[in-house]
Molecule: Bacterial RNase P class A
Organism: Limnohabitans sp.
RNA sequence: GAAGCACGCCAGACCGUCGCUGGUGCAAGCCGCAAGGCCCAGGCCGAAAGGCAUGGGGUGGAAACACCGCACUGGAGGAACGUCCGGACUGCACAGGACAGCGCAGGAGGUAACACCUCUCCACCGUGAGGUGAGGAUCAGAGCAACAGAGACGAGUCGCAGCGGGCAACCGCUGCGGGUGAAACGGGCAAUCUCUGCGCGCAGCAAUACCAAGUAGGCCAGCGUUGAUGUGGUUCCGCAGAGUUGGCGGGUAGGUAGCACCGAGCCGUGUGGGUGACCCACGGCCCAGAUUAAUGGCGGUCACAUGGGGGCAACCCCAUGCACAGAAUCCGGCGUAUCGGCGGGCUUCACAC
Numbered sequence: 001g002a003a004g005c006a007c008g009c010c011a012g013a014c015c016g017u018c019g020c021u022g023g024u025g026c027a028a029g030c031c032g033c034a035a036g037g038c039c040c041a042g043g044c045c046g047a048a049a050g051g052c053a054u055g056g057g058g059u060g061g062a063a064a065c066a067c068c069g070c071a072c073u074g075g076a077g078g079a080a081c082g083u084c085c086g087g088a089c090u091g092c093a094c095a096g097g098a099c100a101g102c103g104c105a106g107g108a109g110g111u112a113a114c115a116c117c118u119c120u121c122c123a124c125c126g127u128g129a130g131g132u133g134a135g136g137a138u139c140a141g142a143g144c145a146a147c148a149g150a151g152a153c154g155a156g157u158c159g160c161a162g163c164g165g166g167c168a169a170c171c172g173c174u175g176c177g178g179g180u181g182a183a184a185c186g187g188g189c190a191a192u193c194u195c196u197g198c199g200c201g202c203a204g205c206a207a208u209a210c211c212a213a214g215u216a217g218g219c220c221a222g223c224g225u226u227g228a229u230g231u232g233g234u235u236c237c238g239c240a241g242a243g244u245u246g247g248c249g250g251g252u253a254g255g256u257a258g259c260a261c262c263g264a265g266c267c268g269u270g271u272g273g274g275u276g277a278c279c280c281a282c283g284g285c286c287c288a289g290a291u292u293a294a295u296g297g298c299g300g301u302c303a304c305a306u307g308g309g310g311g312c313a314a315c316c317c318c319a320u321g322c323a324c325a326g327a328a329u330c331c332g333g334c335g336u337a338u339c340g341g342c343g344g345g346c347u348u349c350a351c352a353c
Stems, first nucleotide, its partner, number of pairs: 001349005007343004012302007020075007029038003039056003043052003057068004077324001081335002084333005089204004101200005106120005121135001122133004136195002141193002143189002158177008208257004218248006229240005265285006272279002304321007
């Protein structure tokens, strides 16, 4: 220098302006045209007296609170994605065990757990750095093997040798060899069923719990044609009359919690442990969140990439572009998508010293 291998990181930056959304605060105001003053609130300083800076909106409402306004402050990702595994959490079920079903599979370890990750053995691929593995069992049983070949596990071909039988042709047994084929009596395939070992109760935040309202229809109880009940006059008489009173429950729609998290949390440091995954100690931080569902638009400057032009060159000008994608109960993984860029490490080859 050229080709590669395996990792880690970033995912445009800043300013202005207009918005969206979560949280917290706005308690008490009064006078003045105004500058300002009085009073109040919490905070800081001070031993105290006192001082300093900040703040002291509107509408509705009895209030709680709601809406608007103002101030301060938080607001997408490395995959938020696919929803494929594993958990937390919740409900139901549950004496214990087994069957069925599903999943996993060298050995050891990590972890809350896993089908994930790490180390290692073996096999294969690569010159190598490295990569991949669908790596339990085929003397328990079954099934399968294109073409070629006599024959693919049922049978059975050709040649030679040996042994036995037969007068002989020949027959039987054993061994070796030829031909076909990936594989020829030896076996192979378990990602075909199966067997062995291990794991799994079932459903999922549309889980689930709570609150208030409640239509039609229903159920239960009381009283009812021996007149309940309603109603007009008022103490008794009329009229209507088959229902009426109470409770339960209730399609659906709404609200609150779950749910925005002190957590398997995040960020640092360690001449802490371990080959490593990971663990430990110390310090710091609190970090999105709805259900008409927020996280954005525009302008400017700079950066980056591509193309064109100019310049000896450093560089300058113009145009275009700047990915994949977007939270919805929350975590740990895996898989997939991704314009580009940065960092250190390692391998092979070539050259120079």